[in-house]
Predicted 3D model of a 406-nucleotide RNA (Bacterial RNase P class A) from Insulibacter thermoxylanivorax.
RNAcentral holds the sequence, with entries from Rfam.
Its mean pLDDT, the model's own confidence on a scale to 100, is 75.
Its Rfam family is "Bacterial RNase P class A". From the family's description: Ribonuclease P (RNase P) is a ubiquitous endoribonuclease, found in archaea, bacteria and eukarya as well as chloroplasts and mitochondria.

RNA sequence: GAAGUUUGACAGACAAUCGCUGGCGGCCGAGAGGCCGCGAGAGGAAAGUCCGGGCUCCACAGGGCAGGAUGCUGGAUAACAUCCAGUCAACGCGAGUUGAAGGAUAGUGCCACAGAAAUGGACCGCCGAUGGCGUGAGCAUUUCACGCACAGGCAAGGGUGGAACCGUGGUGUAAGAGACCACGAGGGGCUCUGGCGACUUAGUCCCUGGUAAACCCCAUCCGGAGCAAGACCUAGAGGAACGCAGCAGCCUCAUCGGCUGCAGUCCUGGCCCGGGACGCGUUCGGGUUGGUCGCUUGAGCCGUGUAGCAAUACACGGCCUAGAUAGAUGAUUGUCACUUCGAGUGGGAGGAUAAAACCGCGAACACCACUGAAGUACAGAACCCGGCUUACGGCAAACUUCCUCA
Numbered sequence: 001g002a003a004g005u006u007u008g009a010c011a012g013a014c015a016a017u018c019g020c021u022g023g024c025g026g027c028c029g030a031g032a033g034g035c036c037g038c039g040a041g042a043g044g045a046a047a048g049u050c051c052g053g054g055c056u057c058c059a060c061a062g063g064g065c066a067g068g069a070u071g072c073u074g075g076a077u078a079a080c081a082u083c084c085a086g087u088c089a090a091c092g093c094g095a096g097u098u099g100a101a102g103g104a105u106a107g108u109g110c111c112a113c114a115g116a117a118a119u120g121g122a123c124c125g126c127c128g129a130u131g132g133c134g135u136g137a138g139c140a141u142u143u144c145a146c147g148c149a150c151a152g153g154c155a156a157g158g159g160u161g162g163a164a165c166c167g168u169g170g171u172g173u174a175a176g177a178g179a180c181c182a183c184g185a186g187g188g189g190c191u192c193u194g195g196c197g198a199c200u201u202a203g204u205c206c207c208u209g210g211u212a213a214a215c216c217c218c219a220u221c222c223g224g225a226g227c228a229a230g231a232c233c234u235a236g237a238g239g240a241a242c243g244c245a246g247c248a249g250c251c252u253c254a255u256c257g258g259c260u261g262c263a264g265u266c267c268u269g270g271c272c273c274g275g276g277a278c279g280c281g282u283u284c285g286g287g288u289u290g291g292u293c294g295c296u297u298g299a300g301c302c303g304u305g306u307a308g309c310a311a312u313a314c315a316c317g318g319c320c321u322a323g324a325u326a327g328a329u330g331a332u333u334g335u336c337a338c339u340u341c342g343a344g345u346g347g348g349a350g351g352a353u354a355a356a357a358c359c360g361c362g363a364a365c366a367c368c369a370c371u372g373a374a375g376u377a378c379a380g381a382a383c384c385c386g387g388c389u390u391a392c393g394g395c396a397a398a399c400u401u402c403c404u405c406a
Base pairs, nucleotide, nucleotide: 001402002401003400004399005398006397007396008395010393012336013335014334015333016332017331018330020041021040023038024037025036026035027034028033043378047389048388050387051386052385053384054383055226056225057224058223062273063272064271065270067222068221069220070219071218072086073085074084075083076082087101088099089098090097091096102217103216107215108214109211110210111209123158124157125154126153127152130151131150132148133147134146135145136144137143166184167183168182169181170180171179185208186207187206188205189204190203191202194199230293231292232291233290239284240283241282242281243280244279246262247261248260249259250258251257264278265277266276267275268274300319301318302317303316304315305314306313307312337376338375339374340373341372343371344370345369346368347367350359351358
């Protein structure tokens, strides 16, 4: 100098003037409200609404089925599909990055095209031991030899394919084959070394296609809806009038009345159970694009210390930092900052560095000073937090690889 990797912090600053939304104080006003002053007023992603929680209502959310989510280990946390530290695998020369990373030895299914066959089969091929047929030898249907390739045996070789029954060599055989042997690859069980563990070291035994982002099995977790949740306010809202009130049992001699069960309606927002509420029907009246609360003090922020590799936890001290509701948080001007400019004027033979490489030195170009112009991303709270993802500007630090120079 070039190309990268990881991490971190930042997100132009100040002032004046004019506005906007809340808060506090003062004055005016019967009130509605108005005026003045002081102070506050978007983000790292406020975004997507993808996960997790708080909070609220439905029963402090109950049992089962269905359904869904997650899936190496240990830790962190309110919780998580997040984070931290590791293991293993893949990728990269490397710094590092990525991983739905349980089970294919529970079962079922699937494996396009090609190919005989995709866990079950034989196209070419090999053999023809055994049986069959033929010929010959022989006293002999029974034995022997030769031939055929009909039955049959085989899967070594060829060929197809991403993948062909684990690979190589040997033994063996009629030909062959993990059938057997040696060595090796992968997986599993048991014992052992190290580790809390995933895993790993060594030994031994058993096994051998792939696929679970195919069904499925195993383990863990999950009730539903969401701030338009939900609560309150005015004139009473569990209102008024009329009509009707099933079946069975019990209390009572019976009526009235009461109790229990069944039936009925509604709620529990997938289904069943279970649970809860309620006399029923009609008519009248009646709560709205209204107001208030929820609403911002919270798993809060900052600093220090302790424990821990870390995520984080704890202790102490300090701080209060938007709350709008069709939605405020803005605009203008000035000064400064930073970046860029083959813009202008002046200086200029040097600049840069530890030293070089490097840049510059003819009219202009490096560099320095002043001036000027342009630019300063992505983006806008809506109940609140923790994450993830996406958008986006330059900066700094550490590290990696290569080149050049001293």